This is a predicted structure of a 73-nucleotide RNA (transfer RNA) from Lambia antarctica. RNAcentral records the identical sequence in 4 taxa. The prediction has a mean pLDDT of 81. The source organism's lineage runs through Eukaryota, Viridiplantae, Chlorophyta, Ulvophyceae and Lambia. Rfam family: tRNA. Rfam's curators write: Transfer RNA (tRNA) molecules are approximately 80 nucleotides in length. Gene Ontology term of the family: triplet codon-amino acid adaptor activity.
RNA sequence: AGGUUUAUAACUCAGUUGGUAGAGUGGUUGCCUUACAAGCAAUAAGUCAACGGUUCGAGUCCGUUUAAACCUA
Numbered sequence: 001a002g003g004u005u006u007a008u009a010a011c012u013c014a015g016u017u018g019g020u021a022g023a024g025u026g027g028u029u030g031c032c033u034u035a036c037a038a039g040c041a042a043u044a045a046g047u048c049a050a051c052g053g054u055u056c057g058a059g060u061c062c063g064u065u066u067a068a069a070c071c072u073a
Base pairs, nucleotide, nucleotide: 001072002071003070004069005068006067007066010025011024012023013022019056027043028042029041030040031039049065050064051063052062053061
């Protein structure tokens, strides 16, 4: 220098043909217990890396940029 992949909750990751953003772990509260842990129930937490475009509608499609990993020279 050229190319490929990845970026979604605090963490690990789903998200189908573009149509209301989800799970597990963790957090908070309650129940249970003499108490703790475990268990049960409820609940909070998101600018979907950034900017722009297409569309009635974008996490998803297109362009540019940023960060990380990898390949080639």